[in-house]
RNA sequence: GGGUUUGUAGCUUAAUGGUAAAGCAGUAGAUUUUUAAUCUAUUGAGUGCGAGUUCGACUCUUGCCAGACCUA
Numbered sequence: 001g002g003g004u005u006u007g008u009a010g011c012u013u014a015a016u017g018g019u020a021a022a023g024c025a026g027u028a029g030a031u032u033u034u035u036a037a038u039c040u041a042u043u044g045a046g047u048g049c050g051a052g053u054u055c056g057a058c059u060c061u062u063g064c065c066a067g068a069c070c071u072a
Stems, first nucleotide, its partner, number of pairs: 001071007010024004018055001025043006048064005
């Protein structure tokens, strides 16, 4: 340089083109002599950054950025 692939909550992952879900974590409460464990409720992301297609985009197309791998 060429090619493939990934980017979503603090972390790990979901999401037939129909308006983003769960676990862990955090907060509050219950229980407990205290801690831990358990239970209940709750907070938190508009999806790496743009453009395009579409009534509608995490999803399709494309440019750039970052990571991984293959090849020279």
This is a predicted structure of a 72-nucleotide RNA (transfer RNA) from Allocoleopsis sp.
The RNAcentral record of the sequence draws on ENA.
Its mean pLDDT, the model's own confidence on a scale to 100, is 81.
RNAcentral records the identical sequence in 2 taxa.
Lineage of the source: Bacteria > Bacillati > Cyanobacteriota > Coleofasciculaceae > Allocoleopsis.
It matches the Rfam family "tRNA". It is annotated as a transfer RNA. From the family's description: Transfer RNA (tRNA) molecules are approximately 80 nucleotides in length.